[in-house]
RNA sequence: GGGCUUGUGGUCCAGUGGCUACGACGUCUCCCUCACACGGAGAAGAUCGCCGGUUCAAAUCCGGCCAGGCCCA
Numbered sequence: 001g002g003g004c005u006u007g008u009g010g011u012c013c014a015g016u017g018g019c020u021a022c023g024a025c026g027u028c029u030c031c032c033u034c035a036c037a038c039g040g041a042g043a044a045g046a047u048c049g050c051c052g053g054u055u056c057a058a059a060u061c062c063g064g065c066c067a068g069g070c071c072c073a
Stems, first nucleotide, its partner, number of pairs: 001072007010025003018056001027043005049065005
């Protein structure tokens, strides 16, 4: 330098055009307990890497850039 691939709550991940972006762990509150742990109930937390484009509508499609991974040279 070239090709492929990934980027979504604190962490891991689902969602591949259309309702308010899924779930687990973690965090917080309440219940339970003498207390802790376990267990039960609830809550907060992501404008989807950045900028543009297409579309009535974009996390999703297209282009550029940035970052990680793999391969080639």